[in-house]
């Protein structure tokens, strides 16, 4: 240097043919049962703003395409193979 695969909450992960994110699970907060605690059970849990309702934003990063991107496209970041060259 070139190919090739990967990047998604606090982790591990989902998400047909592009259809409006995070299913599930662990954690975690909050209850509920217990003399208390473990176990279990309910509930809530991406980030912001708000008492709520709700809005806003969010799939490394910056654009493009499109009514619609995690999905396609282009540069770039970083990570893991794999390859060349090295007088």
């Nucleotide at each position: 240097g070139c190919c090739g695969c990967c990047g998604u909450g606090g982790u591990g992960a989902a998400a047909u043919c592009g259809g409006u994110a995070g299913a599930c699970a662990c954690g975690a907060u909050g209850g509920a049962u217990u003399c208390a605690a473990a176990a279990u059970c309910c509930a809530u849990u991406g980030c912001u703003a708000g008492a709520g309702a709700u809005a806003g934003c969010g799939u490394g990063u910056c654009g493009g395409u499109u009514c619609a991107a995690g999905u396609c496209c282009g540069a770039c970041c970083g990570g893991c193979g794999g390859u060349a060259c090295c007088a």

Predicted 3D model of an 87-nucleotide RNA (transfer RNA) from a Mycoplasmatota bacterium. Rfam family: tRNA. About the family: Transfer RNA (tRNA) molecules are approximately 80 nucleotides in length. Taxonomically the source falls in Mycoplasmatota (Bacteria, Bacillati).